[in-house]
c-di-GMP-I riboswitch aptamer from a Piscirickettsiaceae bacterium, 80 nucleotides, folded computationally. Rfam family: c-di-GMP-I riboswitch aptamer. Rfam's curators write: GEMM was predicted in a large-scale screen for bacterial structured RNA regulatory elements. The sequence was found by an Rfam model in a public genome assembly. The organism belongs to Piscirickettsiaceae, within Bacteria.
Order: sequence, then C1' cells, then structure tokens
RNA sequence: AGGAAAGAUAGCCAAACUUAAUGUGAAUUAAGGACGGAAAGUGACAGACCUUAUCUUUGACAAGUGGCUGCAUUGCUUUU
Repeated sequence: AGGAAAGAUAGCCAAACUUAAUGUGAAUUAAGGACGGAAAGUGACAGACCUUAUCUUUGACAAGUGGCUGCAUUGCUUUU
C1' cells in the first nucleotide's frame, strides 16, 4: 500500500420531539436533543414509498425521502 472479515474501543453521525425560518405540500435548513447507526459519509442511477398542480378522485415528463432497499463510490478502528 492492497484485499478480506469483524465492529460501537476511540472518534464520527444524529431519530422522535421542541423552537425559528422556507415551501401549496411531502419536506428542508439552523439550534437544542439522542432513538439508533460499520458507512445513519456522498450519489435520486434502479425499485419502493411519499407530496402536489386539477382539487371528489386519479396523479405526471414535476417535487421529496440516501435514517426504505439495491447498486456505485470514498472513509474510521481491530484482526488476518
């Protein structure tokens, strides 16, 4: 340096909820907060789910979710 296996020891991230702001909305951002996470780092490529124009419904060539799954890519610790 590379490959494989394992994971919460160290670091790291941060669910629900609360406050403020943005958005028609799903939701997003910031602060607090910690349910949890071996990628809960990144990427809407594929699937899935979710929101909406119209507005009863359906619902896209639109929007969202990576902490839904797969895949891709990068990374921490230990062992080999």